[in-house]
């Protein structure tokens, strides 16, 4: 040069055959407990769904360009 995958919360990842509140573990904060610490157990905060466009009444999801990572191939 070309091809394929990936990109969702600080971390690691689910959700995809578009459909009406974007979730989970784990961190992180508050509280319960304890003499204290951790662990339990309750609450909470935290996301422009890699960026722009397009399609559509409706886009994390489908289209297209770009950036980034990654693995082949030349």
């Nucleotide at each position: 040069g070309g091809c394929g995958c990936c990109g969702u919360a600080g971390u690691u990842c689910a959700g995809u055959u578009g459909g009406u509140u974007a979730g989970a573990g784990c961190g992180c904060c508050u509280g319960u407990c304890u003499u204290g610490u951790a662990a339990u157990c309750a609450g909470g905060a935290g996301g422009u769904c890699a960026u722009g466009g397009g399609u559509u009444c409706a886009a994390a999801u489908c289209c297209c360009a770009u950036c980034g990572g990654u693995g082949g191939c030349u």

The prediction has a mean pLDDT of 80. Transfer RNA from Orbicella faveolata, 74 nucleotides, folded computationally. RNAcentral holds the sequence, with entries from Ensembl Metazoa. Rfam family: tRNA. Its family is annotated with triplet codon-amino acid adaptor activity in the Gene Ontology. The organism belongs to Orbicella, within Eukaryota.